[in-house]
RNA sequence: AACCUAUUCAGAGCGGCCGAGAGAUCCGGCUCAGCGACGCCGCAGCAACCCCCGAAGCCUCGGAAGGGUGCUAACGCCGGAAGUCAAUAGGGA
Numbered sequence: 001a002a003c004c005u006a007u008u009c010a011g012a013g014c015g016g017c018c019g020a021g022a023g024a025u026c027c028g029g030c031u032c033a034g035c036g037a038c039g040c041c042g043c044a045g046c047a048a049c050c051c052c053c054g055a056a057g058c059c060u061c062g063g064a065a066g067g068g069u070g071c072u073a074a075c076g077c078c079g080g081a082a083g084u085c086a087a088u089a090g091g092g093a
Base pairs, nucleotide, nucleotide: 003091004090005089006088007087008086013043014042015041016040017039021032022031023030025081026080027079028078029077044072045071046070049068050067051066052063053062054061055060076085
C1' cells in the first nucleotide's frame, strides 16, 4: 500500500492570522462568504473508534481523569452520476 471491519439525520465555537472563494469530484439546485467565509494556529468543547478506568466474562454495558486520532453550518447540505464513491476509526502494523 492493497485489502478487511465498523460508523456517517445525535453532539460540540470562540479568539488570532490570512484574503476569495467555500460546501471531496462532475452535472443541477441550495447554502456559506469583505459584517472576512474556506484554510492555518491557539484555546475551549463534543464524541467514545483505540489505549485507559469500572462492571462483567468472551461478548457486552457503563465512564471520561489521562493518552492517540477524529469532529465542532445545513443528513456525507439536497438530487443524479462516477459506484460500494468518499470521510473517519480500528485492523492490516
RNAcentral holds the sequence, with entries from Rfam. This is a predicted structure of a 93-nucleotide RNA (SAM riboswitch aptamer (S box leader)) from Corynebacterium uropygiale. The organism belongs to Corynebacterium, within Bacteria. The coordinates come from a structure-prediction model, not an experiment, and the mean pLDDT is 82.